[in-house]
Molecule: RNase P RNA; transfer RNA
Organism: soil metagenome
RNA sequence: AGGCGGUCGGACGGCCGCUGCUCGCGCGAGCGGGUGGAGGAAAGUCCGGGCUCCACGGGAACACGGUGCCGGCUAACGGCCGGCGGGGGCGACCUCAGGGACAGUGCCACAGAAAACAAACCGCCCGCGCACGGCAACGCUCGCGGGCAAGGGUGAAACGGUGCGGCAAGAGCGCACCGCCCCGGCGGCAACGCCGGCGGGCAGGGUAAACCCCACCGGGAGCAAGACCGAAUAGGGGCGGCGGGUCGGGCCAAAAUCGGCUCGAUCAGGGGCGUUCUCGCCCUGCCGCCCGGGUAGGUCGCGUCAGGCGCGCCGCAAGGCGCGUCGCAGAGGAAUGGCCGUCCCGCGCCUGCAAAGGUGCGGACAGAACCCGGCUUACAGGCCGCCU
RNA sequence: CGGGGCGUAGCUCAGCCUGGUAGAGCAUCUGCUUUGGGAGCAGAGGGUCGGAGGUUCGAAUCCUCUCGCCCCGACCA
Numbered sequence: 001a002g003g004c005g006g007u008c009g010g011a012c013g014g015c016c017g018c019u020g021c022u023c024g025c026g027c028g029a030g031c032g033g034g035u036g037g038a039g040g041a042a043a044g045u046c047c048g049g050g051c052u053c054c055a056c057g058g059g060a061a062c063a064c065g066g067u068g069c070c071g072g073c074u075a076a077c078g079g080c081c082g083g084c085g086g087g088g089g090c091g092a093c094c095u096c097a098g099g100g101a102c103a104g105u106g107c108c109a110c111a112g113a114a115a116a117c118a119a120a121c122c123g124c125c126c127g128c129g130c131a132c133g134g135c136a137a138c139g140c141u142c143g144c145g146g147g148c149a150a151g152g153g154u155g156a157a158a159c160g161g162u163g164c165g166g167c168a169a170g171a172g173c174g175c176a177c178c179g180c181c182c183c184g185g186c187g188g189c190a191a192c193g194c195c196g197g198c199g200g201g202c203a204g205g206g207u208a209a210a211c212c213c214c215a216c217c218g219g220g221a222g223c224a225a226g227a228c229c230g231a232a233u234a235g236g237g238g239c240g241g242c243g244g245g246u247c248g249g250g251c252c253a254a255a256a257u258c259g260g261c262u263c264g265a266u267c268a269g270g271g272g273c274g275u276u277c278u279c280g281c282c283c284u285g286c287c288g289c290c291c292g293g294g295u296a297g298g299u300c301g302c303g304u305c306a307g308g309c310g311c312g313c314c315g316c317a318a319g320g321c322g323c324g325u326c327g328c329a330g331a332g333g334a335a336u337g338g339c340c341g342u343c344c345c346g347c348g349c350c351u352g353c354a355a356a357g358g359u360g361c362g363g364a365c366a367g368a369a370c371c372c373g374g375c376u377u378a379c380a381g382g383c384c385g386c387c388u
Numbered sequence: 389c390g391g392g393g394c395g396u397a398g399c400u401c402a403g404c405c406u407g408g409u410a411g412a413g414c415a416u417c418u419g420c421u422u423u424g425g426g427a428g429c430a431g432a433g434g435g436u437c438g439g440a441g442g443u444u445c446g447a448a449u450c451c452u453c454u455c456g457c458c459c460c461g462a463c464c465a
Base pairs, nucleotide, nucleotide: 001388002387003386004385005384006383007382008381010343011342012341013340014339015338016337018037019036020035021034022033023032024031025030039365043376044375046374047373048372049371050370051222052221053220054219064218065217066216067215068214069083070082071081072080073079084098085096086095087094088093099213100212104211105210106207107206108205121152122151123148124147125146126145127144128143129142132139133138160178161177162176163175164174165173179202180200181199182197183196184195185194186193187192226300227299228298229297236291237290238289239288240287241286242285244267245266246265247264248263249262250261251260252259269284270283271282272281273280307326308325309324310323311322312321313320314319344363345362346361347360348359349358350357351356389461390460391459392458393457394456395455398414399413400412401411408445416432417431418430419429420428438454439453440452441451442450
């Protein structure tokens, strides 16, 4: 000067408050004592579980979603540990959505001849032809026919690379080395690595955080899940009592009228609105008792659990096993706070040669809401260990 | 507390699925028309596509993280 890992994230005292549990007093409201009271992320809600309800006879397949080198750890995971391979760094170390592009389909803008069963703009080379040039032999900036893909140029990407030979010019056309593919042997649980091949002249551009293929995993919702108790008012159901006029039907009774019971229709009655009358519109039996749903509210779920710490053993590690020990927030519109003093850390100013002293300001990110294991994100400053 | 959706011009929105040129209407400005204004006609300007990183030759669009806003769930009243 850096790399990696771990850890703390103000300390002590006093005063005044808030809250869970517990003990005592008090009829009660409450009062007093003791004891506990935010985090490494409580956050984002991105994964995985516990728990609860719903659905479901078992298995398989399809669809949809997710994961993706190999091995291990774990209750499980997209997490962690170790290893392999690619990339970066002098190095400690960092980083990778790291299966498949000969199963199939799609896309690759612009530029460029061509963006994928190949193709040829400039160019290189051969043959023929005549115009042209040249005294001529002949040549070419010309035309036609053909060969080539080395060079130029385009592009993010152009159908292996370098060298030698070869050829009219060229080309894996041939050869050597490198790369790639295939085969075999050895090592490794495996990913993969190393070695060999008179094996292949190369056939396979990129894109799967495009569709897709392969392997594996997944039922859905979430504590406002869910369970119990349960007012007042309104509304629902049942029972009992009471209720105006007119008309009609039925029954009782009767010679008939009158009368009683019951059913139906209708008009009233009551209340409200439009300013009042007329007129119009809307609502409607009254009282008492009982029943269930269930609201407000209350109780549970709710904190002893994949728990923390220490020691020993196994393992490179993540982690596992055994023993000992500890009890460590639980509110419900939501407690965990405020003030003062001393000290600590950082910065500024003043005094001072310096040591030091005085004074002022600041001390982060954030805050439980069912719980747990991870990931990610935010975070002033400090400490420890290992390594380059 | 839990679940879901949306951020593109001054405003309201399309484009995103299926990657390659960022568009529409209203508004703003300029010119024409009119005595002047309005309306109309012609034209112009205006964009960190909320932010950061990644995949890809290439990202508003695909993936991850993050910021802000909105809606729903207690309730059979």